Predicted 3D model of an 85-nucleotide RNA (c-di-GMP-I riboswitch aptamer) from a Bacillota bacterium. Rfam family: c-di-GMP-I riboswitch aptamer. Rfam's curators write: GEMM was predicted in a large-scale screen for bacterial structured RNA regulatory elements. Model confidence (mean pLDDT): 88 of 100. The sequence was found by an Rfam model in a public genome assembly. The source organism's lineage runs through Bacteria, Bacillati and Bacillota.

[in-house]
RNA sequence: ACUCGACAAUAGCAAAAUUAGUGAAAACUAAUGACGCAAAGCCACGGGUCUACGGGUUAUGGACCACGACAGCCGGGCUACCGAA
Numbered sequence: 001a002c003u004c005g006a007c008a009a010u011a012g013c014a015a016a017a018u019u020a021g022u023g024a025a026a027a028c029u030a031a032u033g034a035c036g037c038a039a040a041g042c043c044a045c046g047g048g049u050c051u052a053c054g055g056g057u058u059a060u061g062g063a064c065c066a067c068g069a070c071a072g073c074c075g076g077g078c079u080a081c082c083g084a085a
Base pairs, nucleotide, nucleotide: 004083005082012037013036017032018031019030020029021028022027035072041078042077043076045075046074047073048070049069050068055065056064057063058062
């Protein structure tokens, strides 16, 4: 240094739910709260999932499309604390 990840140490994040706000929605933000997390830090690049107001396609009591969202769905990329085996 790389791989790896302790019943180590020091810090960190925060699921569901509730309240308030934003949004058409998915969802996000803040507070409370901890289910969990060794990258649960960052990036929508590939796949996937969710949403469909406006716009588009179809040609219509509708269906489909992301340019919206999810990094705590899986890969990939970038960066980072500690150091037992």